[in-house]
RNA sequence: AUGUUAUCAAGAAAGGUGGAGGGAAUAGACCCUUAGAAACCUUAGCAACCCUUUAAUUUAUUAAAGAAGGUGCUAAAUUCUACUUAAUGAUUUUUAUAUCAUUGGAUAGAUAACAA
Numbered sequence: 001a002u003g004u005u006a007u008c009a010a011g012a013a014a015g016g017u018g019g020a021g022g023g024a025a026u027a028g029a030c031c032c033u034u035a036g037a038a039a040c041c042u043u044a045g046c047a048a049c050c051c052u053u054u055a056a057u058u059u060a061u062u063a064a065a066g067a068a069g070g071u072g073c074u075a076a077a078u079u080c081u082a083c084u085u086a087a088u089g090a091u092u093u094u095u096a097u098a099u100c101a102u103u104g105g106a107u108a109g110a111u112a113a114c115a116a
Base pairs, nucleotide, nucleotide: 002115003114004113005112006111007110008109013043014042015041016040017039021032022031023030026082027081028080029079044074045073046072049070050069051066052065053064054063055062056061057060078108083105084104086103087102088101089100090099091098092096
């Protein structure tokens, strides 16, 4: 780097080093930031994917509890929009496979477990 499956509107920050950017990429919007960005380190926390215990049954799943260990995470929905036009609603007259909005879906991305 690739594939499969699951999840992504909940939750959880202080200190030190650092010194100007950051919010994945492109574009737009919006936002964070010298009252200190990214990155690294320490400590703390959140969550419950892997995991542990118990129970049930359909025997590999479900439910409950837990947090020692492996990851992850700790501004804003994955910050929002972009593609589709499936559903609903509105607007205009050009009565259109029009435009806009909401919801859904897809793509992309993130994380985990597994596989080669």